The prediction has a mean pLDDT of 82. The RNA shown here (transfer RNA) has 72 nucleotides and comes from a Bacteroidales bacterium. It matches the Rfam family "tRNA". The family's RNA type in Rfam is transfer RNA. The organism belongs to Bacteroidales, within Bacteria. The same sequence occurs in records of 2 taxa.
RNA sequence: GCUCCAUUCGUCUAGUGGUUAGGACGACAGAUUCUCAGUCUGUAAACGACGGUUCGAUUCCGUCAUGGAGUA
Numbered sequence: 001g002c003u004c005c006a007u008u009c010g011u012c013u014a015g016u017g018g019u020u021a022g023g024a025c026g027a028c029a030g031a032u033u034c035u036c037a038g039u040c041u042g043u044a045a046a047c048g049a050c051g052g053u054u055c056g057a058u059u060c061c062g063u064c065a066u067g068g069a070g071u072a
Stems, first nucleotide, its partner, number of pairs: 001071007010025004018055001027043006048064005
């Protein structure tokens, strides 16, 4: 250089065009407890950027960015 893959809460991950964007861990608050831990309940927190297609895009297409694999 070329080919291919990936990018979603702080982390890991689900999601095949109309979802309240779900779950686990973590964070915070409350209950329980003499205190801590543990347990239970609740809350906040996410679609890499820019375009395109579409009535509608996290989802399909393109470019870019970052990371990874392969290849002379």